[in-house]
RNA sequence: UCCAGAUAAGGGCAAACCAUUCUAAAGGAUGGGACGCAAAGACACAGGUCUACUGUUGGGUCACCAACUACGACGGCUGGUCCUCCUGG
Numbered sequence: 001u002c003c004a005g006a007u008a009a010g011g012g013c014a015a016a017c018c019a020u021u022c023u024a025a026a027g028g029a030u031g032g033g034a035c036g037c038a039a040a041g042a043c044a045c046a047g048g049u050c051u052a053c054u055g056u057u058g059g060g061u062c063a064c065c066a067a068c069u070a071c072g073a074c075g076g077c078u079g080g081u082c083c084u085c086c087u088g089g
Base pairs, nucleotide, nucleotide: 002089003088004087005086012037013036017032018031019030020029021028022027035076041082042081043080045079046078047077048074049073050072055068056067057066058065059064
């Protein structure tokens, strides 16, 4: 430096769900909790997915309704970039 994660040790993270809280929503934060994870560490760069306050268009019985829209999100969906513990080769 590269490859692998069958075994061992020290550790790490924490899905669903629950409580509180922020948000228009998606979703986030904190605490509890463990389904899992060898990058479940970092970055929204490419794809993908979710939401639609706003905006646009259309409809309307003028109360609203529908479609589209990311400038909002998801890294525990895939790829990419950067960094990296332990063990083995």

About this RNA
This is a predicted structure of an 89-nucleotide RNA (c-di-GMP-I riboswitch aptamer) from Guptibacillus hwajinpoensis. It was read from a public genome assembly, where an Rfam model found it. The organism belongs to Guptibacillus, within Bacteria. Its Rfam family is "c-di-GMP-I riboswitch aptamer". From the family's description: GEMM was predicted in a large-scale screen for bacterial structured RNA regulatory elements. The coordinates come from a structure-prediction model, not an experiment, and the mean pLDDT is 84.